Small-subunit ribosomal RNA from an uncultured prokaryote, 1507 nucleotides, folded computationally. Its Rfam family is "Bacterial small subunit ribosomal RNA". Model confidence (mean pLDDT): 83 of 100.
RNA sequence: AGAGUUUGAUCCUGGCUCAGGAUGAACGCUAGCGGCAGGCUUAACACAUGCAAGUCGAGGGGUAACAUUGUAGCUUGCUACAGAUGACGACCGGCGCACGGGUGCGUAACGCGUAUACAAUCUACCUUUUGCUGAGGGAUAGCCCAGAGAAAUUUGGAUUAAGACCUCAUGGUAUUAUUGAUUGGCAUCGAUUAAUAAUUAAAGGUUACGGCAAAAGAUGAGUAUGCGUCCUAUUAGCUAGAUGGUAAGGUAAAGGCCUACCAAGGCUACGAUGGUUAGCUGGUCUGAGAGGAUGACCAGUCACACUGGAACUGAGACACGGUCCAGACUCCUACGGGAGGCAGCAGUGAGGAAUCUUGCGCAAUGGGGGAAACCCUGACGCAGCAACGCCGCGUGAGUGAUGAAGGCUCUUGGGUCGUAAAGCUCUGUCAAUAGGGAAGAAAUUACGUGGGAUUAAUAUCCCUUUACCUUGACGGUACCCAUGAAGGAAGCACCGGCUAACUCCGUGCCAGCAGCCGCGGUAAUACGGGGGGUGCAAGCGUUAUUCGGAAUCAUUGGGCGUAAAGGGCACGCAGGCGGCCUGGUAAGUCAGAUGUGAAAGCCCGGGGCUUAACCCCGGAAGGGCAUUUGAAACUAUCAGGCUUGAGUAUGGGAGAGGGAAGUGGAAUUCCUGGUGUAGAGGUGAAAUUCGUAGAUAUCAGGAGGAACACCGGUGGCGAAGGCGACUUCCUGGACCAAUACUGACGCUGAGGUGCGAAGGCGUGGGGAGCAAACAGGAUUAGAUACCCUGGUAGUCCACGCAGUAAACGUUGUUCACUAGGUGUAGCGGGUAUUGACCCCUGCUGUGCCGGAGUUAACGCAUUAAGUGAACCGCCUGGGGAGUACGAUCGCAAGAUUAAAACUCAAAGGAAUUGACGGGGGCCCGCACAAGCGGUGGAGCAUGUGGUUUAAUUCGACGCAACGCGAAGAACCUUACCUGGAUUUGACAUCUCGGGAAUCCUAUCGAAAGACUGGAGUGCCCUUCGGGGAGCCCGAAGACAGGUGCUGCAUGGCUGUCGUCAGCUCGUGUCGUGAGAUGUUGGGUUAAGUCCCGCAACGAGCGCAACCCCUAUCUUUAGUUGCCAGCACAUUAUGGUGGGAACUCUAGAGAUACUGCCCCGGUUAACGGGGAGGAAGGUGGGGAUGACGUCAAGUCCUCAUGGCCUUUAUGUCCAGGGCUACACACGUGCUACAAUGGGCUGUACAAAGGUUCGCGACCCCGCGAGGGUGAGCCAAUCCCAUAAAGUAUGCCCCAGUUCGGAUUGGAGUCUGCAACUCGACUCCAUGAAGCUGGAAUCGCUAGUAAUCGCGGAUCAGCAUGCCGCGGUGAAUACGUUCCCGGGCCUUGUACACACCGCCCGUCACACCAUGAGAGUUGGCUGUACCAGAAGUUGUUGGGCAAACUCAUUAGAGAGGCAGGCACCUAUGGUAUGAUUGAUGAUUGGGGUGAAGUCGUAACAAGGUAACC
Repeated sequence: AGAGUUUGAUCCUGGCUCAGGAUGAACGCUAGCGGCAGGCUUAACACAUGCAAGUCGAGGGGUAACAUUGUAGCUUGCUACAGAUGACGACCGGCGCACGGGUGCGUAACGCGUAUACAAUCUACCUUUUGCUGAGGGAUAGCCCAGAGAAAUUUGGAUUAAGACCUCAUGGUAUUAUUGAUUGGCAUCGAUUAAUAAUUAAAGGUUACGGCAAAAGAUGAGUAUGCGUCCUAUUAGCUAGAUGGUAAGGUAAAGGCCUACCAAGGCUACGAUGGUUAGCUGGUCUGAGAGGAUGACCAGUCACACUGGAACUGAGACACGGUCCAGACUCCUACGGGAGGCAGCAGUGAGGAAUCUUGCGCAAUGGGGGAAACCCUGACGCAGCAACGCCGCGUGAGUGAUGAAGGCUCUUGGGUCGUAAAGCUCUGUCAAUAGGGAAGAAAUUACGUGGGAUUAAUAUCCCUUUACCUUGACGGUACCCAUGAAGGAAGCACCGGCUAACUCCGUGCCAGCAGCCGCGGUAAUACGGGGGGUGCAAGCGUUAUUCGGAAUCAUUGGGCGUAAAGGGCACGCAGGCGGCCUGGUAAGUCAGAUGUGAAAGCCCGGGGCUUAACCCCGGAAGGGCAUUUGAAACUAUCAGGCUUGAGUAUGGGAGAGGGAAGUGGAAUUCCUGGUGUAGAGGUGAAAUUCGUAGAUAUCAGGAGGAACACCGGUGGCGAAGGCGACUUCCUGGACCAAUACUGACGCUGAGGUGCGAAGGCGUGGGGAGCAAACAGGAUUAGAUACCCUGGUAGUCCACGCAGUAAACGUUGUUCACUAGGUGUAGCGGGUAUUGACCCCUGCUGUGCCGGAGUUAACGCAUUAAGUGAACCGCCUGGGGAGUACGAUCGCAAGAUUAAAACUCAAAGGAAUUGACGGGGGCCCGCACAAGCGGUGGAGCAUGUGGUUUAAUUCGACGCAACGCGAAGAACCUUACCUGGAUUUGACAUCUCGGGAAUCCUAUCGAAAGACUGGAGUGCCCUUCGGGGAGCCCGAAGACAGGUGCUGCAUGGCUGUCGUCAGCUCGUGUCGUGAGAUGUUGGGUUAAGUCCCGCAACGAGCGCAACCCCUAUCUUUAGUUGCCAGCACAUUAUGGUGGGAACUCUAGAGAUACUGCCCCGGUUAACGGGGAGGAAGGUGGGGAUGACGUCAAGUCCUCAUGGCCUUUAUGUCCAGGGCUACACACGUGCUACAAUGGGCUGUACAAAGGUUCGCGACCCCGCGAGGGUGAGCCAAUCCCAUAAAGUAUGCCCCAGUUCGGAUUGGAGUCUGCAACUCGACUCCAUGAAGCUGGAAUCGCUAGUAAUCGCGGAUCAGCAUGCCGCGGUGAAUACGUUCCCGGGCCUUGUACACACCGCCCGUCACACCAUGAGAGUUGGCUGUACCAGAAGUUGUUGGGCAAACUCAUUAGAGAGGCAGGCACCUAUGGUAUGAUUGAUGAUUGGGGUGAAGUCGUAACAAGGUAACC
């Protein structure tokens, strides 16, 4: 510090996710040791048991228990007695119990933090200082006696003490009142001091220690104030002690703190009031920081103590282990009544994912009491449990290659685990055992010693010094040493990318994984396991939460034309911001100083534990707040001035600016009349409709309403919406020119107010045309639409409401600055002119182009989306949703404001390349058109589907499967079926043994096969023993074999687009980039063919050419081919001699190149025409198939990975099947006839084949063919007669002398064998069919059509296939349309690319949510009722020790119980607000597998889309 993820790819926007850190954690797997920390985050839920606050006998009366001592009794270890000593239960009294410890319910508050104030206060114990401590009195607990009660507890009587209580004295002090004086300040005032009056204190005692009063200190507490301190406006108004004053009361203390009276206040948009949530802080975690989150432990502070209320005591409480009352709960009970409060330490139950021992000790530190010893202390110190965290250590080190065994993998060579192990040599941390063994301890006290003080004193007592004794829970712990031994000590996660780390097997969209993208459908580095590797390590992963990354709420540090986002527009209160100059002030601002900012923590330095974590010491830092001293530039404020911002006045012209009234013509419709007759109207075509009752058309007249052609213009005006005939009236604003005036009067603008298209609503008018709804006619599968005929609201006017639009420039308003060019509207200036133009120029408005700049790009560009300033509005992923609920507004429709649950990993912008379009332009093709001939109808052949079957083997399926693989299924082929056999195998290699190979043969069997006999020995080498090669037989195992699967694992080959003209690259240039350019453009071509132009210049694969055949000629060569001329022979024939001319054969050459002429064209490419030529513009044909597409075809040609099979899915054999047959389709053959059929005669080819062959002549047969076997290894012989054609005559339009299917009989040939299932021949038979519906195919010249010939395969079998020649046409105007293709351009929401994408209803399942008659809880307001305990007030007839009076009785003062009043907790009644849960039913939403119906959107999406 970034990365993954939207796309075919790109840039951007934008969300989601990851890598880091952290935790009081939990869960899974695993686990050796130690140190240091932390350990109920949930139920402030309920608690058994034990402990957590006592102490003082030197305050007191005393003696229940214990010990000692003494005495007595005796059962000699017991009883009794004695306060005598130590002590001490209970009691009176003092101090403490308000600390320490726990928890976070409540609290949004002066609660907390920070800084101040108290001149408005208190402070026990402690310290210092001063003074005092006199004289008396009456009671009461305890104990005793008598009761009540189950208990808790309690009543009465008698008696007693105090440092308990009371009275008096004293009075320097304090308080109050009055009268003065001095002094200081901070408003009220404070401090010091004098006099008078009233009131107020005490305890003992040898000392010590106490008590009282006063002053001061220290500590602690109380109160007040400034500032800071969560979310919510779908909470906007709140408040009656509420705000202030006066008086009285109350408190330690100011104060509505409380009461009475008076006034009319107080708070609030800078967020009152209400609601939700929450203890606050130092700090902690994170972050570069700013921030964000958090408030466990430690520390400060607040609040609370079962829930609510209340006071008492006290220095301090409204009190965790105190009291009273009420309530809930639990327990005891004799049923009458009582007891209790773990949010102290342990512990229990419950809740929960989850959090420990009912431990030891007061040795240390600290606290309470005490004179002290000492006692108490679950504070604390320690130990225990759990890897909960941080830190440290170990699980060994060195050497060791045969690279062991074994595992895994493998191309079988090897590689890897791996120096890893073993082995050898060492070490000894930890653990274990044994031995030793700390520091933490300082003290107090007692005794001894020395010194000092007091004293008459060397007693006593006090202070002090020193020595000695004593005190350890942890703990026999830390630590040290010894012993033996590598021995006891490694796991977890991950390995597709992000992200370090790869292979095998299993599985087969299953099982499963997953943080995001995603993986899994038979070769998974993604699932599970193994091996290997990577990371961390006594831990490792997962989950949860939080910060970061996230500049993804942006102060630092974002945006708003199109991605989310500018308010519809204006005016304007508050607010924010604001021109130039001068002077003052000092609030902001800046600088210095002072105080504070607790400790701990963070940081720096140092130190202590072996190190570290941890701990100790010191320092630094600390935004902030407060006080104070200065400065005066800027902001602010006060005062004064200025004119440039803003405005006013004067003069002009422009304008669909607004409102009102009036007027006008054209057109539509309607009405009246005339002319006139059969149609009109409407459409893609029609129909509904109108018309013989006279329409449409046409002429004249009239009525009525609405809108204003031309001008008219990216022209004008207005803030926007918007405004268009003409005239008049009223009225707003802007602009220009020149001067004068005011003197910052300005800009923006939350709320607010006004305006605001169309449509809509209300009331009343109006209504010609148009026209939602509606009706009808069409279209259609349907058509609730598009089209047509009608037609009502509405559109128009007046007055109201409504308040929204794609209200858009999708661009808020204002100001300033920053190159230009060119239009246009308004006004002005200059030059010039007689004048008008023209030209130059200023201001204002409105357009286009364009530079810098900017932008993701597109684009914007002085009218900014550039550069700056001010203010406002708005945005923060998509959907849910601009929806629900609530509120406000509205007559309603609805508008404004405005969520959440849930769900997805995208949604989106701009641009790029393709593809596509019922987009456009250009061009081509037997693509259409023009023609010729077919197919589709019939019969047959053949292939396919289907069906059938034991099997009908398999593959191929639009073009581009279907006479295709198959150039030939009777057996074989053959892969299929049935049956019979076989298992190292039919075939290959290796090992061993035997034998030559081979040939003949009996028996069984369907054959395969089983089995018998016989003959027979070869080749090479040789040391003559034998060995080797080849072949056969036998044995064992490695292995063979598979037309079994996967063509979607593959190679190779092939088809197709398409013989279409395209497909790319290097360098350069442009672009952020994908990419573009080149390859586009203008011409031209069959062609990306060529030319010209051009930020391109070149190049490659394709095109063309080079190759073959063919067309013409030359030359060479003449056998088997040829025969002109010469000769011979023959009935005749190149048959013969000969010839080399011709044909022909087959070699080498030539020829054609737009070369020549004319015209057109850009002086081009090229095109048109012509000449010559055998051939002319590629002469004709073939071979040749770019980058790629179709997961096209083929595992059954071959090769091949993987899988499967191995007495079978292999191999052999026999028979059957592939040949089936209701039917459907493709491709063909033959026909339907007279351009024909049949008979007879007769003419002319080319290209091939032939020795397992072609087979002549001759003979036989009607024929297929048979017999015989000449010739030929081929330009020689043979197959082999070419047919159509042509000549003569016949048939005469018919199911025929057409057609030949089918069937019967008889044969021939091939073959081991023609039954299933061959071809052919002869005789006989003589079916359908009379030119073929919708539809569809081929062909542009030697072509179509037609005619025959040959070949491959092959024993035989050809209508198929591949070739060959003969005869030999018609037509093409042309590119509108159909199909396919090429180039350019355009749109796109497509990219699996239109066979694309995608919308809505309905049906089903699930999820969350709204409404809902209601039901049921929580919290809370108001009114009223009742009112415990308690304070206060009042009363106090009952009670009544202290003081006074009094001889007593008694009276008085003061007081208590009780009563009453106010306040008030809980409770109750009534009625509201608010917030949950639940509810029949219901609404929409979301998500789901390949459901249903349509096809709304994306292309002109087939009616442009959208609001």